[in-house]
């Protein structure tokens, strides 16, 4: 100098004017409320409006709503189990997690470093299309090799029978070919040809020793080739999980017609009392009769109506700094800051100057034009994922060159 | 705000336990018939299975992350 890897930070600045939300303070007594008063009226800043002052006012993702919690209600003796769902190498962190950190193993890269849903396939079931001879207790198409025992054919013989045979009977998976995958691999021995048939090494399995908390690594021993792949197919093993969500939930106000279903309690008379059964009653208009109508309290659910306010609501697993433990994630201690709270939903607009990027002009100073990302709280918090113009910092690797 | 559901030719739907070229009707295009049109007959084209990544030999189907749409007071106060 070129190329690359990882981690982190930032997410325009300043000023003027106008405006919005919110907290506090001051003013104002027109409206509502409260208090005093028989009343007239007076007091009060509680609510709303208005005027003034001071303070605060979006994010790294506020997003997707994908995980985990806090909180609230519902259900529920505790515990355990079933069903259903989730997680899945080991150790640690954490309130918790499917997140994070450190390590192990496997894969990629010259390297820095990156990627991995990474338990179990010798518990069982299932699937493995097409191609191919054969696809899971494998298989014989070609090839290789053996045989002439049975049958056939050819030749010989009177016949029994003899010889041959690339018809046939058998052996074999080394070789060819198919496939994603062909029933351990390489080499040697061995054989008619072959084959874990035998041997060495590698792989695999079993148990042992050493190191490590562990995953696992290393070593030597034995076994002797069984045990293909798929569990983001069913399943097995271990661990975790009750459900719903701030439109949760509580209160007030407003509104309406109080409607339907079910359950419980109480009340008259008779059956002696209870339980139970049967029967009835009462009310309304001046009176009587008949019909119709109506008739106690409580709870649950459904349906109808309403769409306002308050609480929940923002101070919290909080933020910053320092010390300290730890490789790290993270923890402990001390000090400090005083942190948005809207609800048809505030956090903005205009102008000026500067910064950054691109283009044009100019020798240059400079100047003109255009642009300045993704996006925006809605109960709160920890993560993950996704979107994002540009800029900055730190550490490391490879190559080239020079010393 | 929360919660739930859906996505396959232009439209409406299929596609078995993952198996190879993703089918059918209507619509569309071309030709025939007809003076012309319709109907009819013959033939044809039509897909990033919403998109990306993964598992698998193989994905419309299984897993995951996004995108779009719907349920909108007759899903929830």
């Nucleotide at each position: 100098g070129c190329g690359g890897a990882u981690g982190g930070c930032u997410g325009g600045a300043u000023g003027a004017c106008c405006g919005c939300g919110u907290g506090c303070c001051c003013g104002c007594a027109c409206g509502g409320g409260u208090c005093c008063g028989c009343a007239a009226g007076g007091a009060u800043a509680c609510c709303a409006u208005c005027g003034g002052g001071c303070g605060c006012g979006a994010g790294g993702a506020a997003a997707g709503u994908c995980c985990g919690g806090a909180c609230u209600c519902c259900a529920u003796g505790a515990a355990g189990g079933a069903a259903g769902g989730g997680u899945g190498c080991c150790g640690g962190g954490u309130a918790a997690c499917g997140c994070c950190c450190g390590g192990c193993c496997g894969g990629g890269g010259c390297a820095a470093c990156c990627c991995g849903a990474g338990g179990g396939a010798a518990a069982g079931c299932g699937c493995c299309a097409c191609a191919g001879a054969g696809a899971a207790c494998a298989g014989a198409c070609g090839g290789c090799c053996c045989c002439a025992c049975a049958g056939g054919c050819c030749g010989g013989g009177c016949a029994a029978c003899c010889g041959g045979u690339c018809c046939g009977g058998g052996g074999u998976c080394a070789c060819g070919g198919u496939g994603a995958a062909a029933c351990g691999g390489u080499g040697g021995g061995g054989u008619a040809a072959a084959a874990g048939c035998c041997c060495a090494c590698c792989g695999c399995g079993u148990g042992c020793c050493u190191g490590g908390u562990a995953a696992c690594a290393g070593g030597g021993a034995c076994g002797g080739c069984a045990u293909g792949g798929c569990a983001a197919g069913c399943c097995c093993c271990a661990c975790c999980c009750g459900g719903a969500g701030c439109a949760a939930u509580g209160c007030c106000g407003a509104a309406u017609a109080g409607g339907g279903a079910c359950c419980c309690c109480a009340g008259g008379c008779g059956g002696u009392a209870c339980a139970c059964c049967g029967c009835a009653g009462g009310g309304a208009a001046c009176u009587u009769c008949a019909g119709c109508c109506c008739c106690g309290g409580g709870g649950u659910c459904c349906g109808g109506g309403u769409u306002g306010g308050c609480a929940g609501c923002u101070a919290g697993a909080u933020c910053c700094u320092g010390u300290u433990g730890g490789c790290a994630a993270c923890g402990a201690c001390a000090g400090g800051g005083g942190c948005a709270g809207a609800u048809g939903a505030a956090u903005g607009g205009u102008c000026a100057u500067c910064g950054c990027c691109g283009g044009g002009g100019g020798c240059a100073a400079c100047u003109c034009c255009g642009g300045u990302a993704c996006a925006g709280a809605a109960u709160c918090c920890g993560g993950c994922u996704u979107a994002c113009a540009g800029g900055c910092c730190a550490u490391c690797c490879g190559c080239g060159u020079a010393u | 705000g929360g919660u739930c559901c859906c996505g396959u030719a232009g439209c409406u739907c299929a596609a078995c336990u993952g198996g190879a070229u993703a089918g059918a009707g209507c619509a569309c295009c071309u030709g025939a018939c007809u003076u012309c049109u319709a109907a009819u007959c013959a033939g044809g084209a039509u897909g990033u299975u919403g998109g990306g990544g993964g598992u698998u030999c193989g994905a419309g189907u299984c897993c995951u992350c996004c995108c779009g749409g719907g349920a909108u007071c007759g899903c929830c106060a």